This is a predicted complex of two RNAs, RNase P RNA and transfer RNA, with 437 nucleotides together. It holds a member of the Rfam family "Bacterial RNase P class A". Gene Ontology terms of the family: ribonuclease P activity, dimeric ribonuclease P complex and tRNA processing.
RNA sequence: UCAGAUGGCCGGAUGGCCGCUCUUCGCAAGAGGAGAGGAAAGUCCGGGCUCCACGGAAACACGGUGCCGGCUAACGGCCGGCGGGGGCGACCCCAGGGACAGCGCCACAGAAACAUACCGCUAACUCCGCUUCGGCGGACAGCAAGGUUGAAAUGGUGCGGUAAGAGCGCACCGCGUCUUCGGCAACGAAGGCGGCACGGCAAGCCCCACCGGGAGCAAGACCAAAUAGGGACGGCACGUAAUCCGUUUCCGGAUAGCCGUCCGGGUCGGUCGCGCGAGGCGGCGAGCAAUCGUCGUCCCAGAGGAAUGGCCAUCCUUCCGGCAACGGAAGACAGAACCCGGCUUACAGGCCAUCUGACGCU
RNA sequence: GCUCCCAUCGUCUAGCGGUCAGGACGCGGCCCUCUCAAGGCUGAAACACGAGUUCGAUUCUCGUUGGGAGCGCCA
Numbered sequence: 001u002c003a004g005a006u007g008g009c010c011g012g013a014u015g016g017c018c019g020c021u022c023u024u025c026g027c028a029a030g031a032g033g034a035g036a037g038g039a040a041a042g043u044c045c046g047g048g049c050u051c052c053a054c055g056g057a058a059a060c061a062c063g064g065u066g067c068c069g070g071c072u073a074a075c076g077g078c079c080g081g082c083g084g085g086g087g088c089g090a091c092c093c094c095a096g097g098g099a100c101a102g103c104g105c106c107a108c109a110g111a112a113a114c115a116u117a118c119c120g121c122u123a124a125c126u127c128c129g130c131u132u133c134g135g136c137g138g139a140c141a142g143c144a145a146g147g148u149u150g151a152a153a154u155g156g157u158g159c160g161g162u163a164a165g166a167g168c169g170c171a172c173c174g175c176g177u178c179u180u181c182g183g184c185a186a187c188g189a190a191g192g193c194g195g196c197a198c199g200g201c202a203a204g205c206c207c208c209a210c211c212g213g214g215a216g217c218a219a220g221a222c223c224a225a226a227u228a229g230g231g232a233c234g235g236c237a238c239g240u241a242a243u244c245c246g247u248u249u250c251c252g253g254a255u256a257g258c259c260g261u262c263c264g265g266g267u268c269g270g271u272c273g274c275g276c277g278a279g280g281c282g283g284c285g286a287g288c289a290a291u292c293g294u295c296g297u298c299c300c301a302g303a304g305g306a307a308u309g310g311c312c313a314u315c316c317u318u319c320c321g322g323c324a325a326c327g328g329a330a331g332a333c334a335g336a337a338c339c340c341g342g343c344u345u346a347c348a349g350g351c352c353a354u355c356u357g358a359c360g361c362u
Numbered sequence: 363g364c365u366c367c368c369a370u371c372g373u374c375u376a377g378c379g380g381u382c383a384g385g386a387c388g389c390g391g392c393c394c395u396c397u398c399a400a401g402g403c404u405g406a407a408a409c410a411c412g413a414g415u416u417c418g419a420u421u422c423u424c425g426u427u428g429g430g431a432g433c434g435c436c437a
Stems, first nucleotide, its partner, number of pairs: 001358010012315007020035006037333001041344002044342005049216004062212005067081005082096001083094004097207002102205002104201003118147002120143003126139005155173006174196001175194008220272004230263007242255005279298008316331006363433007372387004380417001389405005410426005
């Protein structure tokens, strides 16, 4: 210098004028203060909060998560490791438990997809035929090395061995298992044993371990018109008729209409929930880190679905025209609504730090 | 604001990991008819997009995009 990797930050700046929302002071006029984001988005997870359900616990069903350890209020999040894969490297990616508990699937091709023989190989054994007596051909039988198909063919390479072959034997590698050592653990290393018997798919059913009661601020709480309807009391009207109750006669009460007073539920409407919080910033300390502790400091939007803007000047960046002075245009994604921790997605351009590779120079 | 659902020819739909992605209506061409309709033959036309799992994805998983539905109280 070029090409990259990782982490973090900014994402127009300052001033003036005129407005908008909320709020403080003020009788008022008016004055002061505050006013979008890293994602406010998708609503994909987790929690706070509120109501409902529930005697406690467990199980079944359903849903979710899935290497190990740690962090956290919690998580499917984050940090640090392990294993596997990719890259020369910095570094990146992985839904990463179980396929001897069981069921299911593996199209086409291919002999065969979980047990098999199409092309093949075979001077051993047995039998048959021919024979120039050297053998040749065939049957039975043996084999799985080679070919063929496929995404995948049941250990790989080499040597020995054999009629031909084959873990049949041996060495190394792989796999399984046991012991020892290291590590909290996942796991790793060394040594011994086993000739290898055991294909893949669980983002198919399933098994194992762990987690989960349901709904959501249109949750919910308070105040409370008009009209309609409900209840209590009193009065009037009506009939002593009907029905019902007090077991029956008697007697008593209730049920239908109108008016008045009172009460409660509740709609429209209003108020709260509603922003001091798992809070922001800075210092110090513990820790590899996520994170935690402590000290100081700050108060920082909030509604009705609607506010958070416009203009001017100077500067910054980019683009266009121009030799230049200069002129013109534009300013990424996007827009709070109960709140918080994450994830995911969108984002013009720019800056910083650390690291890697190549080339050049010293 | 919150909670859910869906996406396959122009339209309505079938499709439960290996299909030539099937059917109906519609559309084009040919036949029939004097002409049209009806009828017959034939053809074109689709898995919203991007990743992942798998040998293989319309189908399974995740994420985008687009569309649709519902909501509290009293009587």